This is a predicted structure of a 351-nucleotide part of an RNA (large-subunit ribosomal RNA, domain IV) from a Patescibacteria group bacterium. The full RNA is in RNAcentral, with records from ENA. Its Rfam family is "Bacterial large subunit ribosomal RNA". Its mean pLDDT, the model's own confidence on a scale to 100, is 83.

Context: one part of a larger RNA
RNA sequence: CCCUCGUUUAGGAACUCGGCAAAAAAGCGUCCGAAACUUCGGAAUAAGGACUCUCUCUCUGUUUUCGGACAGAGGGGGCGCAGCUAAAGUACGCCAAGCGACUGUUUAACAAAAACAUAGGUCCCUGCUCAAACCGUAAGGUGAUAUAUAGGGGCUGAUGCCUGGCCAGUGUCAGAACGUUAAGAGGAUUAGUGAUAUUUUACGCUUGCGUAAAAUUGAGCUUUGAAUUUAAGCGCUGAUGAACGCCGGCGGUAACUAUAACCGUCCUAAGGUAACGAAAUUCCUUGUCGUGUAAGUUACGACCCGCAUGAAUGGCAUAACGACUUGGCAACUGUCUCAACGAGGGACUCG
Numbered sequence: 001c002c003c004u005c006g007u008u009u010a011g012g013a014a015c016u017c018g019g020c021a022a023a024a025a026a027g028c029g030u031c032c033g034a035a036a037c038u039u040c041g042g043a044a045u046a047a048g049g050a051c052u053c054u055c056u057c058u059c060u061g062u063u064u065u066c067g068g069a070c071a072g073a074g075g076g077g078g079c080g081c082a083g084c085u086a087a088a089g090u091a092c093g094c095c096a097a098g099c100g101a102c103u104g105u106u107u108a109a110c111a112a113a114a115a116c117a118u119a120g121g122u123c124c125c126u127g128c129u130c131a132a133a134c135c136g137u138a139a140g141g142u143g144a145u146a147u148a149u150a151g152g153g154g155c156u157g158a159u160g161c162c163u164g165g166c167c168a169g170u171g172u173c174a175g176a177a178c179g180u181u182a183a184g185a186g187g188a189u190u191a192g193u194g195a196u197a198u199u200u201u202a203c204g205c206u207u208g209c210g211u212a213a214a215a216u217u218g219a220g221c222u223u224u225g226a227a228u229u230u231a232a233g234c235g236c237u238g239a240u241g242a243a244c245g246c247c248g249g250c251g252g253u254a255a256c257u258a259u260a261a262c263c264g265u266c267c268u269a270a271g272g273u274a275a276c277g278a279a280a281u282u283c284c285u286u287g288u289c290g291u292g293u294a295a296g297u298u299a300c301g302a303c304c305c306g307c308a309u310g311a312a313u314g315g316c317a318u319a320a321c322g323a324c325u326u327g328g329c330a331a332c333u334g335u336c337u338c339a340a341c342g343a344g345g346g347a348c349u350c351g
Stems, first nucleotide, its partner, number of pairs: 001346008010337002014335001019332001029051004037042001039158001053078011079083001093329006099322002104116002120156007133142003159317004164247003169244002171240005178235003184229002191222003197216009248266005275309001276306001287303005
C1' cells in the first nucleotide's frame, strides 16, 4: 500500500451524476391511535404513542379428583442504566411528480425497464362434405374428437370520461355496362417451292410420238398472319379510418395602446375538434410568473408564439401496485470537512 472488518471528538450529505456505500430505524407481541385520496375493497403494520421483569393482593371466566390448575383485568411493592434485557432471525419512514393499471415475462454471461405480456376494447376472416389459418411434394397432420358465447389474424391495452374532420392518394370490399388485355380459336393476306396441264421453238424419227428449252397455268407443302372471338386484371362506378394515412397560407379590421370575436383572398380530400401543453415531445431556453432554498440549469404549480402534442400509431385523468425514473423532508451516519487508531488476510524481507 491492497482486501475484509471494528471504533471515533465537533459537524451531519458540506461528498457525489446521484445519500452509491455505510449507518440508523423498525421488529406480524399487547393496548391505543390512524390522514389525504379511493374503483369503498383499500390506503394500513399508514404515520405516531404507551407497555413488556419480579413479588403480593383483589376480581372475573373456564375446569376440577374440590387440593388446585389455566387465562384475563385491576391495585400495591421491589431491583436495575436498561425487563421481546442474551443469541438467532426479522420492513426505515413521509411528501410530491412522471411512466406503466395490477401479479407476471425478458437480453443464460454488461440492460429487469417506461420494453413484452395481460384481463378488457375493437376490426377482419371462418357456416365445417379438409371451416378459416398453418405444416407438408403428397399421403397426412394441427385447428378439434372443437362448430360463430367457437377458432384464427391485426391493432389497442385494467377502470373512468371520451375517441373530432378528411375516402383526393394507397389498400380492402362490392359492382358489372363500356374501354383495354394473354394463350387459344379464326383465317383475309404475304413469301418460298412448284406437281399438273396447255402453247411455241429446236432436234430425232416409228408423222404423231419422244427428248430438250422457253412461256403461260398454278394443285399441294412450307411460311406470313389482318378482321372477328376471348378470362381475371387494369381503367371505370361506389363503399370503407379502432384500414395505411392526412388534418393550410397571406392581408386587413374595435374611440389610448395591444389584441382581433369580424372581413377579404388563395389553395386543399379536409384544414387539428375535446383534452393536454417549455411535456420521456420546446430548438431558441436556465422561456416568463409563482412555491420551495440564504442561494434551485433540477422539482412542483401556472401561462401558451405546440421549432415539431392530440384522440385505440389511442387522448386525458386515475385508487392500488413498482429492486422503475425525478424532486423534497425527517431520522441516521467516516459519503464528506479530514483524517486517526485497531483486528485478520495479502503484498514486502528472510528462511